[in-house]
RNA sequence: CCGUGCUAAGAGGGGAGCUGGUGGUUCCCUGUACCCGAAAACCACCUUAUGCGGGUCCUAAUUCCCCUGACGAGGUUCACCCGUUUGCCGGGAAGAACAUAAGGGGGUGUUGAGGUUUCGGGUCCAGUACACAAGAGGGCUCCUGAACCCCGCCAGGUCCUGACGGAAGCAACGGUAAGGAGUGUUUCUUGGUGUUGCUGGGUCGCCCGAGCUGAGCUUCCUUUGUUUUAUCUCGGUAAAAAGGGGAAUCGACUUAGGGGUGCACGG
Numbered sequence: 001c002c003g004u005g006c007u008a009a010g011a012g013g014g015g016a017g018c019u020g021g022u023g024g025u026u027c028c029c030u031g032u033a034c035c036c037g038a039a040a041a042c043c044a045c046c047u048u049a050u051g052c053g054g055g056u057c058c059u060a061a062u063u064c065c066c067c068u069g070a071c072g073a074g075g076u077u078c079a080c081c082c083g084u085u086u087g088c089c090g091g092g093a094a095g096a097a098c099a100u101a102a103g104g105g106g107g108u109g110u111u112g113a114g115g116u117u118u119c120g121g122g123u124c125c126a127g128u129a130c131a132c133a134a135g136a137g138g139g140c141u142c143c144u145g146a147a148c149c150c151c152g153c154c155a156g157g158u159c160c161u162g163a164c165g166g167a168a169g170c171a172a173c174g175g176u177a178a179g180g181a182g183u184g185u186u187u188c189u190u191g192g193u194g195u196u197g198c199u200g201g202g203u204c205g206c207c208c209g210a211g212c213u214g215a216g217c218u219u220c221c222u223u224u225g226u227u228u229u230a231u232c233u234c235g236g237u238a239a240a241a242a243g244g245g246g247a248a249u250c251g252a253c254u255u256a257g258g259g260g261u262g263c264a265c266g267g
Base pairs, nucleotide, nucleotide: 001267002266003265004264005263006262010057011056012030013029014028015027016026020046021045022044023043024042034055035054036053037052064260065259066258067257068256069255070254074250075249076248077247078246080245081244082243084241085240086238087237088236089235090234091233092232093231094229095228096227097226098225099224101223102222103221104220105219106218107217108216114213115212116211118210119209120208121207122206123205124201125200126199127198128197129196130194131193132191133190134189135188136187137186138185139183140182141181142180143179150175151174152173158167159166160165
């Protein structure tokens, strides 16, 4: 140096969280690098951390280990910088409302504006009359009408009688009770009915008329002032949330260089 066999190493790594501390199960980032079992008020370990238990694969090298770098996914911390959103404060604009002052325009008004603790009436309330609506009773007209237990009159027939005559009495007929219809008739009852009348009450407001008084009333625009704001804009401030940047820290994947590395047998 080569061949064969074996063994160590290796068969993912990192961040956060948890922990007295270290690893794991948990979450996240990478990326492909075995299988099974338990593990969060948990599992294992303890001065240095090969996670624990059981199995499988691969193999002393471009593949394992160490050192120094490059690149840099991603995570954590800092409240350092810059916006954004929200809240609060202040200013300005615009809008809205009100007020009286000024100016301008329109309508109306001595054929009377407006006002009036003057009068009357209405609206309002109660009662009543009348009307109306509805209902009920009575009257009038008509219809139906008690097989018998309503009336009158009773053919036939029935009964009594020696006869003369008499008795009860169905149907029919005429009425009555009950029932129904109509009616511009009459009485009573009821009423959120009424451009109706009368009486009484009431007078804040509204309407009408009369009396008194005698020149305004109303509307639009502009200016001014005050107040106000779910609008617009500017500035300040505070906090929270996330975002961008910055700093620090850890850092996978990938990659550069350097170094180290076991045993046995044979040639």
Overview: Predicted 3D model of a 267-nucleotide RNA (Bacterial large signal recognition particle RNA) from a Pseudomonadota bacterium. Lineage of the source: Bacteria > Pseudomonadati > Pseudomonadota. The model forms 85% of the base pairs in the Rfam consensus. The sequence is in RNAcentral, with records from ENA. The gene name in the source record is ffs. Its Rfam family is "Bacterial large signal recognition particle RNA". It is annotated as a non-coding RNA gene.